[in-house]
RNA sequence: GGGUCGGUAGCUCAGUUGGUAGAGCAGUGCCCUUUUAAGGCAUUGGCCGCGGGUUCGAAUCCCGCCCGACCCA
Repeated sequence: GGGUCGGUAGCUCAGUUGGUAGAGCAGUGCCCUUUUAAGGCAUUGGCCGCGGGUUCGAAUCCCGCCCGACCCA
């Protein structure tokens, strides 16, 4: 330098041919318990890596760039 895959909540990851973004764990509050842990109920949290384009509408499609893993040279 070229190619493939990936970047979404604090962490690990989903998101089904474009239609208001979710799970588990973690966090917070309450219940239970002598207390802790475990368990139960509720709940907070994201401009979807950045910038443009297409579209009535983009995490999703197109272009450029940044970062990571792997392959080729």
Transfer RNA from a Candidatus Peregrinibacteria bacterium, 73 nucleotides, folded computationally. The coordinates come from a structure-prediction model, not an experiment, and the mean pLDDT is 81. It matches the Rfam family "tRNA". By type it is a transfer RNA. Its family is annotated with triplet codon-amino acid adaptor activity in the Gene Ontology.